[in-house]
Context: one part of a larger RNA
Formats: sequence, structure tokens, C1' cells
RNA sequence: UGACGGGGGCUCACACAAGCGGUGGAGCAUGUUGUUCAAUUCGAAACAACGCGAAGAACCUUACCAGGGCUUGACAUGCAGGGAUUAACCCCGUGAAAGCGGGGGGAUUGCCUUCGGGUGUAACCUGUACAGGUGUUGCAUGGCUGUCGUCAGCUCGUGUCGUGAGAUGUCGGGUUAAGUCCCAUAACGAGCGAAACCCCUGUCCCUAGUUACUAGCGGGUAAUGCCGUGGACUUUAGGGAGACUGCCGGUGUUAAACCGGAGGAAGGUGGGGACGACGUCAAGUCAUCAUGGCCUUUAUGCCCUGGGCUACAAACGUGCCACAAUGGCCGGUACAAAGGGAAGCGAAGCCGAAAGGACGAGCGAAUCUCAGAAAGCCGGUCUCAGUUCGGAUUGAGGGCUGAAACUCGCCCUCAUGAAGUUGGAAUCGCUAGUAAUCGCGGAUCAGCUACGCCGCGGUGAAUGUGUUCCUGAGCCUUGUACA
Repeated sequence: UGACGGGGGCUCACACAAGCGGUGGAGCAUGUUGUUCAAUUCGAAACAACGCGAAGAACCUUACCAGGGCUUGACAUGCAGGGAUUAACCCCGUGAAAGCGGGGGGAUUGCCUUCGGGUGUAACCUGUACAGGUGUUGCAUGGCUGUCGUCAGCUCGUGUCGUGAGAUGUCGGGUUAAGUCCCAUAACGAGCGAAACCCCUGUCCCUAGUUACUAGCGGGUAAUGCCGUGGACUUUAGGGAGACUGCCGGUGUUAAACCGGAGGAAGGUGGGGACGACGUCAAGUCAUCAUGGCCUUUAUGCCCUGGGCUACAAACGUGCCACAAUGGCCGGUACAAAGGGAAGCGAAGCCGAAAGGACGAGCGAAUCUCAGAAAGCCGGUCUCAGUUCGGAUUGAGGGCUGAAACUCGCCCUCAUGAAGUUGGAAUCGCUAGUAAUCGCGGAUCAGCUACGCCGCGGUGAAUGUGUUCCUGAGCCUUGUACA
């Protein structure tokens, strides 16, 4: 100087407390361990691995296994030789395919030319240098990432103090979300962080008016901005205004600031996002990529068929759906936002009980379409039961995608109707448009094991104004046989 303490002081955080909803019990989905297997490819491991890499494992993917094949190779570049004895393409045999064997076929272009040809060349073939490796080392690395933590810290120059390691500044008194600011001060300044600058959202104004809008005027319809207008409104998208403790009162040291108030759409960082200091964990990744060393080279490379990654005594994590009446079922009816669409989205009417099908209008989309929002509201029914709760499992029939749904896809219908009556010890999330609850969209994608992930809106709470305790963190101080 640090680190540590079942030392002290001050302070903060859904850390506890106060509340609301869960997990832990059941069924299923998914990841992991273990076991099994020819293979169940590999990685991730307390927090910070376990719906993680994977934003799509039937083939492909695919890295694994079995079998069948290839050896300058599926891919790159150079050199030498061939190059009308050749390539594309077509056919035959063999084969599960890949591959192997055979036949047909006859293509590019420069220069010279006596028009016979000569010479060179691309593809291609042969040979040789080499290619290739998801083989190994993340403890050789770059890059990227997680975490402490959006915590308020981490440092430097000069000066001063100390023999020195170092200290001071950065401590102290206030204050703040903040090393934020003020005062004080052997320190005076500065940098990286904090804040601000950026984006979204909340109010208003200006500009613009189509594909959006429709108050007023006119026309028209069974009805609808349907049509002519319109530029008001909504909205769209470009610019601007607005919030700064600016104003008032109080407290405070006449400071910084804090408390209350006015005005205001918004008040003291308005709400949310992006943004992550010096560093820590030899943290993670050689399987995104790049890359040193090592290893491999008729195989640890490459191609193909089939299988596996989907196994199943058991254990754990993360979720979904339930156990019902604040509910289930049936009928009627209302209101979103944000997105996607051309090998695409696909309307209306038609067929089918449905999944879906046939036809196919319109739309590269503020125009057309996916598209019905759902919870809600109104009415009916069920009356507390393993039930009109619950839907696992299984049987049968059908649909869709795709060469192909046996291993191993999704959907519809009928039948079947399991466990489950609110979950032990323990444990998680959340402070407001939040939790809870309800649906909608998107990426990936032929299809889909999505209940996942990332977004969007609808309805919309309770509690706390405390810091004794648990956990983590910051500053000061103290002890130490630790570095």
C1' cells in the first nucleotide's frame, strides 16, 4: 500500500421488512446429469452452465456411428506435359447411392499462313509443389462476450512531505443518483469514468396533404369518406418551442443544496433505451472468424446410403397447462398497437362438420392482404361433484408440407378420459402503466416438435417512505503472526 475481520462509524440496493404473484407436489414441453448405446457429435459448470451456442436435428444441417466408395482430392494458386487422342451434353451396364466401367458426341480463341497446316492458349486431363482437418492447446493468442456494475470509482502532471516503499491531491464539514456541487484545505490543475450531447415516448406550434383524415358545403347508396370538395380535426414525418431549481416562501453558513408552493402537458435525472472507467475472475469461446505451436496426409481429408443427436431405471434446472364458480360451456356484441408479404401475402363467393381444398380479385403495399384481436360487455346453462373441472395417455378416421413423416413432423374430427382438490424443507420475481392477467406480431423456417426467444398493445393492482437483521456494494477508520 492492499486484502481480510462472527471490529467500529456513515451510506446505498426488491438486500430485508410491508405486499402481490409464483417455483418446490401433478401431467406435459424443454435443457442438463447419469445410465445405456455401434453412435447417442461437441462445447457451456456457483452467483455469471442447465428453453445456453441452437433465431427451426425427418434427408440436408451433422461435426457422431455402421457400411459402400475417392486419393492433387468437394475448394485455391503456381509449375511442367498433353490439349481435336479433349470439355459440356446424351446413352448403356453395375450399384442403395456415391462411385466404377463402356459408348456416342464434338464445343474456345490469338498470331503466322503457301489455306495443307504451324505455333500458342481457356475449359479439361496427367504429373508435381500443395490443398484439406468442427484434430489438439482459450494455460501461446487476436477479436468478441459474461461478471463485479451504470457500482462511483480509477489515475496523471507539477509542487510539497517522507531515507524509502509511498503519502498528499481523492482527507474533513455539508450536499447529491453520482469523486454531483459548495465550503474548507500544501496543494494547484488535468484525464478516463458520472452527467450532458444521440434515439423513443409525453404537450404545443410551423411546414406538407397521399395511399391517411372528413368538421362544413354538394352529390349518391340498402349501407360505408363511396364520390366532388376541404386542409379544420385525427394521423403521418421533417423542422422548432418547452423544464432551467427559471419564479415565490421557508430551512441552510450570505454557499451548494433541501422542503413546500405557483404556473405548466410535464418538476427537480419527467419515463424508457443506447452508452459499461482502471481493472478482477490464467472467467468463456481454437466449433463464428482469424491465428502461433503440435499432430494428421490412400486419412484425423472428401463423397454417399442408412442410423444417431429424439435412447430411459432415476436426479436437477427452466417453462406451459391445471386442480375450477372472480369458473367451464353456448349464443350475441365492442375496442388495439407493432410488424410481415413476390418461388410471397392471398380477399370475396364456392366445396368440406373441421383441418383444409378448387378457383383466384387485389397488392413490392398508410392503397391489397395476413387479420377473426383476446380478456371485456350482454344473455343462457352447469350448482360444488374428481364434476359439463382437468386434459395426459391410447384407439380409429382424415388433412398439410416435403423425393420421403417407421425410427422422428404439425394440424383436424370422433372415441378414450390418467394424475391432479393449491403443493414439505426451501426458494424466485416485482415499487407503476410496474406486478398480475389477456391476446397480437416477427426472426429462423418447405414443414415443425415455439409452451422458447425478441417485440407490440388491452385490462390494470397491492404495499413500503423504515434500516435492527440476511445478502451484496461504496467511503472513512481500527486490528492483523496474510500478500